A computed fold for a 248-nucleotide part of an RNA from an uncultured Bacteroidales bacterium, annotated as large-subunit ribosomal RNA, domain VI. Its mean pLDDT, the model's own confidence on a scale to 100, is 87.
Context: one part of a larger RNA
RNA sequence: CGCAUGAUGUCGGAGGAGGUCUGGCCUUAGUACGAGAGGACCGGGUCGGACGGACCACUGGUUUACCGGUUGUGGCGCCAGCUGCACCGCCGGGUAUCCAAGUCCGGUCAGGAUAAGCGCUGAAAGCAUCUAAGCGCGAAGCCGUCUCCGGGAUGAGACAUCGCAGGGCCGUGGGAGACUACCACGUUGAUAGGCAGGAGGUGUAAAGGCGGUGACGCCAAAGCCGACCUGUACUAAUAGCCCGGAAG
Numbered sequence: 001c002g003c004a005u006g007a008u009g010u011c012g013g014a015g016g017a018g019g020u021c022u023g024g025c026c027u028u029a030g031u032a033c034g035a036g037a038g039g040a041c042c043g044g045g046u047c048g049g050a051c052g053g054a055c056c057a058c059u060g061g062u063u064u065a066c067c068g069g070u071u072g073u074g075g076c077g078c079c080a081g082c083u084g085c086a087c088c089g090c091c092g093g094g095u096a097u098c099c100a101a102g103u104c105c106g107g108u109c110a111g112g113a114u115a116a117g118c119g120c121u122g123a124a125a126g127c128a129u130c131u132a133a134g135c136g137c138g139a140a141g142c143c144g145u146c147u148c149c150g151g152g153a154u155g156a157g158a159c160a161u162c163g164c165a166g167g168g169c170c171g172u173g174g175g176a177g178a179c180u181a182c183c184a185c186g187u188u189g190a191u192a193g194g195c196a197g198g199a200g201g202u203g204u205a206a207a208g209g210c211g212g213u214g215a216c217g218c219c220a221a222a223g224c225c226g227a228c229c230u231g232u233a234c235u236a237a238u239a240g241c242c243c244g245g246a247a248g
Base pairs, nucleotide, nucleotide: 001152006162007161008160009159010158011157015149016148017147018146021049022048023047024046025045026044027043033038051106052105053104054103055102059100060099061098066093067092068091069090070089071086072085073084074083075082076081111143112142117137118136119135120134166243167242168241169240170186171185172184173183174182191236192235193234194232195231196230197229198228200225201224202223208219209218210217211216
């Protein structure tokens, strides 16, 4: 820009893409078969490998705005306490998130048409012949079945609803994201921040008191605390503007 009125929502799916893997063991059965040695088809069950998708309850990794320990040095006048720098100074842990080595799931089963092959009926050719007419079976392969995309399918689809309808700007944000887009919310409000409680992480703060000569211990599951969960309008989403055969 188009889909000859503008929109919102819901559909069917022309067409396209992906996937399609495989092993061991048990059983049937030491059966059929075979002199024996050996040893099945068919069917049933179970455990795996690689690959793929999703997820974070578990096991772990990450976690440079979380907590603690500690070295050197500088600063806050000094002690105590705190803090800057040194690869996050180093070290021990670690929520959310993201992730795999972790967890769950997938390949199936039907169906259709076939290949080689196996057949039925059957002439040409009184026989024979799976083939010439006709009919059947038969593959990890083909078409489908499964997953995803999908009306620019210009052959531009269908249905429902609305018609100051609907959309945009702007703002608060996000399990969405390079930008855009998408999604949630904008006071008739829990969208983010704050606050409260909870979860969770660190590991028992400072000050003071008590005990100890002292290091230190106890009062103390303390103090501190990013992202998580729930709640709560305290703060900010106010007011409004634009397009509406157009804004964009």